[in-house]
RNA sequence: AGUCGUUUAGCUCAGUGGAAGAGCAUCUGGUUUACACCCAGCGGGUCGGGGGUUCGAAUCCCUCAGCGACUA
Numbered sequence: 001a002g003u004c005g006u007u008u009a010g011c012u013c014a015g016u017g018g019a020a021g022a023g024c025a026u027c028u029g030g031u032u033u034a035c036a037c038c039c040a041g042c043g044g045g046u047c048g049g050g051g052g053u054u055c056g057a058a059u060c061c062c063u064c065a066g067c068g069a070c071u072a
Base pairs, nucleotide, nucleotide: 001071002070003069004068005067006066007065010024011023012022013021018055027041028040029039030038048064049063050062051061052060
């Protein structure tokens, strides 16, 4: 320098056009003498930035950026 992949909750990841979820974690409550385990529940997101298409975009297109792999 080129090609390909990837970027969504604190972490690991789903979600291929109708407006965002799971598991784990945190927190609260229950349980226990207490802690852990276990049970129930709450909160937490400008979907990497910007622009475009569309009635409607995490999703499609362009561009920039980060990360990874490969080639040179």

This is a predicted structure of a 72-nucleotide RNA (transfer RNA) from Brachybacterium kimchii.
Its Rfam family is "tRNA". Rfam classes the family as a transfer RNA.
The coordinates come from a structure-prediction model, not an experiment, and the mean pLDDT is 82.